[in-house]
RNA sequence: AGAAACGUUUUCUAGGGUUCCGCAACUAUUAUGUUGGUCUGGUCCGAGAGAAAACUCACAGCAAAGCUGUGUCACGGAAGGAUAAAAGCCUGGGAGAU
Numbered sequence: 001a002g003a004a005a006c007g008u009u010u011u012c013u014a015g016g017g018u019u020c021c022g023c024a025a026c027u028a029u030u031a032u033g034u035u036g037g038u039c040u041g042g043u044c045c046g047a048g049a050g051a052a053a054a055c056u057c058a059c060a061g062c063a064a065a066g067c068u069g070u071g072u073c074a075c076g077g078a079a080g081g082a083u084a085a086a087a088g089c090c091u092g093g094g095a096g097a098u
Stems, first nucleotide, its partner, number of pairs: 007055006015045002020042002022039001023036004057071006073093001075096001079091003
């Protein structure tokens, strides 16, 4: 200095907070109120380096329409940004390290 589609989507998980719901406390005009995430939770956000599935791409094989098989690896800040807010979200397989 260069190569690998270092592929896309969906559902989920680790994780994350507090708009809404629930919960708790308070007030009291009995709620369409206030406060609390230093509330287990439902909704919600959610992984390049977590999981699964579908599709796609490359290569190989075959009886060639199509089908089957294979596709390894991955240490990592600080800072900033979005949303109600935060985060393994986004900047970003970035800077840097090896």